[in-house]
Context: one part of a larger RNA
RNA sequence: AAGUAACGAUAAAAUAGGUGAGAAACCUAUUCGCCGAAAAUCCAAGGUUUCCUGAGGAAGGGUAAUCCUCUCAGGGUAAGUCGGCCCCUAAGACGAGGCUGAGAAGCGUAGUCGAUGGGAAACAGGUUAAUAUUCCUGUACCGGUGGAUUUGUGUUUGAACGAUGGGGUAACGUAGAAGGGUAACUUAUCCGGGUGUUGGAUGUCCCGGUUCAAGCGUGUAGGAGGGUGGUUUUGGCAAAUCCGGACCGCCAUUAACUCCGAGACGUGAUGAGGAGCUAUACUUUCGGGUCUAGCGAACUAAGCGAUCCCAUGCUACCGAGAAAAACCUCUAAGUGAAUAAAUCUUCCGACCGUACUCCAAACCAACGCAGGUGGAUAAGGAGAGAAUCCUAAGGCGCUU
Numbered sequence: 001a002a003g004u005a006a007c008g009a010u011a012a013a014a015u016a017g018g019u020g021a022g023a024a025a026c027c028u029a030u031u032c033g034c035c036g037a038a039a040a041u042c043c044a045a046g047g048u049u050u051c052c053u054g055a056g057g058a059a060g061g062g063u064a065a066u067c068c069u070c071u072c073a074g075g076g077u078a079a080g081u082c083g084g085c086c087c088c089u090a091a092g093a094c095g096a097g098g099c100u101g102a103g104a105a106g107c108g109u110a111g112u113c114g115a116u117g118g119g120a121a122a123c124a125g126g127u128u129a130a131u132a133u134u135c136c137u138g139u140a141c142c143g144g145u146g147g148a149u150u151u152g153u154g155u156u157u158g159a160a161c162g163a164u165g166g167g168g169u170a171a172c173g174u175a176g177a178a179g180g181g182u183a184a185c186u187u188a189u190c191c192g193g194g195u196g197u198u199g200g201a202u203g204u205c206c207c208g209g210u211u212c213a214a215g216c217g218u219g220u221a222g223g224a225g226g227g228u229g230g231u232u233u234u235g236g237c238a239a240a241u242c243c244g245g246a247c248c249g250c251c252a253u254u255a256a257c258u259c260c261g262a263g264a265c266g267u268g269a270u271g272a273g274g275a276g277c278u279a280u281a282c283u284u285u286c287g288g289g290u291c292u293a294g295c296g297a298a299c300u301a302a303g304c305g306a307u308c309c310c311a312u313g314c315u316a317c318c319g320a321g322a323a324a325a326a327c328c329u330c331u332a333a334g335u336g337a338a339u340a341a342a343u344c345u346u347c348c349g350a351c352c353g354u355a356c357u358c359c360a361a362a363c364c365a366a367c368g369c370a371g372g373u374g375g376a377u378a379a380g381g382a383g384a385g386a387a388u389c390c391u392a393a394g395g396c397g398c399u400u
Base pairs, nucleotide, nucleotide: 013031014030015029016028017027018026032397033396034395035394040377041376042375043374046357047356050355051075052074053073054072055071056070060068061067080141081140082353083352084351086119087118088117092113093112094111098107099106100105122139123138124137125136126135142349143348144347146345147344148343149342150341151340152339153338160335161334165330166329167328168327173317174316175315176314179310180309181308185303186302187301188300190209191208192207193206194205195203211272212271215267216266217265222260223259224258225257226251227250228249229248230247231246232245233244235243236242273299276295277294278293279292281290282289283288318321363372364371379391380390381389382388
């Protein structure tokens, strides 16, 4: 220079009360304003205690601060079913032997790893200051383990088991169209409440609510495949009753049969929730607010209707669109006296993560930085629409 520029989006504040030494900024209340495919809600990654409660007032906060994501202390994360671990493999990595190289080392077979993919099973309500598909209540399911009952088959005339092996399945592109549903929403019905200090308003008036899962039963709209029995055996590296091939029957061919399959309906539910009402306690600006306990109405219909489900479906097209395990089935070596089905029932299910944030003041950007950051949900009016404008729930007014 200068008490000058600046104090980081022009979404916006005002009033009253409280606390306090001190209040424009903290707390409470009433208004106002802003976002609303977000500036709301839930996750992944990352962060790692920032979460909740009490206390504080040096420093941090672009100002003040009684406040804080700051300081101090205490507390907080509960799982057979969510995710991991586990089983399986992809790209890729490592790699016994091996090959190459002067060496360091490079490549690579068998194999071992490696999810962003495949593989068993849980929902609704309640509860904490802070966790909840984890706790509690109610109702379930899966895998394993043992037992009981009934029926069948079998014990050398060999049931059944038995894999690292065989087969099936798992198992998949892109685009498009139509159909059947559901969520959501709207209106009506029904239930509860209100009825005015301004001209009118007991009315075709106003306000609020009208909810409920998995599971189990049934097997629908719809989709796919002809089905089934016998004989035989160049194939599936051996075997096979399995798969494949060949042949012969039977049934059928707008069908039956088998498989897949939303939703609806019933049950779950004599339950839960539920606007509100009553009582106690605390508080109050006397209007009210909060805590705890109890009681508790209606709980229906129609319309509209998804980007969600049926659907890994259907149709079309060419660029012809993972693998392996789990699962089903078949036998080999072998074991060999029990085993299969149905019903009932006992016990077991370890370990790790779980707080909070997450388009952000908590992550990446030196900062409480107008930048960047994957996924899910996504209401109403107008609209083709997730555009745009105004709003709901919810959240904020961007720390002079």

This is a predicted structure of a 400-nucleotide part of an RNA (large-subunit ribosomal RNA, domain III) from Rhopilema esculentum. The full RNA is in RNAcentral, with records from SILVA. Its mean pLDDT, the model's own confidence on a scale to 100, is 81.